[in-house]
RNA sequence: AAACCCGUGCGCAACUGGCGAUAAAGGUGGAGCAACCACCGGGGAGCGUGCGGGGAUAUCGGCCGGUCGCCUGGGCAAAGUAU
Numbered sequence: 001a002a003a004c005c006c007g008u009g010c011g012c013a014a015c016u017g018g019c020g021a022u023a024a025a026g027g028u029g030g031a032g033c034a035a036c037c038a039c040c041g042g043g044g045a046g047c048g049u050g051c052g053g054g055g056a057u058a059u060c061g062g063c064c065g066g067u068c069g070c071c072u073g074g075g076c077a078a079a080g081u082a083u
Base pairs, nucleotide, nucleotide: 004054005053006052007051008050009049010048011047012046015043016042017071018070019069020068021067026040027039028038029037030036062076063075064074
């Protein structure tokens, strides 16, 4: 110096379901022995990059959509293997 970690600016961004409870806690339309589709609204991990800082008194023992409960189905990160 690079990689790594933290903060921050910018860009991109998967996933955002069903039923019930509650004064309320997405809306509209269409489907559904399923738990999805489209649009709008609100969330959003993560990826890339610029800048600043950091060093075991560190980092990890995971993260993402909701007020709660019961379910269903995904995404991302990490590790390993194969192509």

This is a predicted structure of an 83-nucleotide RNA (ZMP/ZTP riboswitch aptamer (pfl RNA motif)) from Paenibacillus solanacearum.
Rfam family: ZMP/ZTP riboswitch aptamer (pfl RNA motif). Rfam 15.1 lists 3,295 matches to the family in 2,545 species.
RNAcentral holds the sequence, with entries from Rfam.
The model forms 100% of the base pairs in the Rfam consensus.